RNAcentral holds the sequence, with entries from MGnify. c-di-GMP-I riboswitch aptamer from a marine sediment metagenome, 74 nucleotides, folded computationally. Rfam family: c-di-GMP-I riboswitch aptamer. Rfam describes the family as follows. GEMM was predicted in a large-scale screen for bacterial structured RNA regulatory elements. The coordinates come from a structure-prediction model, not an experiment, and the mean pLDDT is 89.

RNA sequence: GACAAUAGCAAACUUGGGGUGACCCAAGGACGCAAAGCUAGGGGUCUCAAUCAUGAGAUAGCCCGGCCGCCGAA
Numbered sequence: 001g002a003c004a005a006u007a008g009c010a011a012a013c014u015u016g017g018g019g020u021g022a023c024c025c026a027a028g029g030a031c032g033c034a035a036a037g038c039u040a041g042g043g044g045u046c047u048c049a050a051u052c053a054u055g056a057g058a059u060a061g062c063c064c065g066g067c068c069g070c071c072g073a074a
Base pairs, nucleotide, nucleotide: 001071008033009032013028014027015026016025017024018023031061037067038066039065041064042063043062044059045058046057047056048055049054
C1' cells in the first nucleotide's frame, strides 16, 4: 500500500460437540480483512465466584504493543 499479481483467512447465521458462563472446536457459509498470521504484556469490554479486598477466566475480527511473513507500482 496500487482498479497489480500469486495466494491466504473467514463475520453473521445454520448443524454437531465442549463449557456454569463469556466463549471455543469442527463442518457448511462469506460480511469483510495488507497481516482478520502468532502472542493475553498494557488498556477496554464481557463471564463466573465472592462482597473486606478481590480472584479466576474470555475476547487480538476493540485499541496499543511484541514476534514472524507475501508482492513490489506510486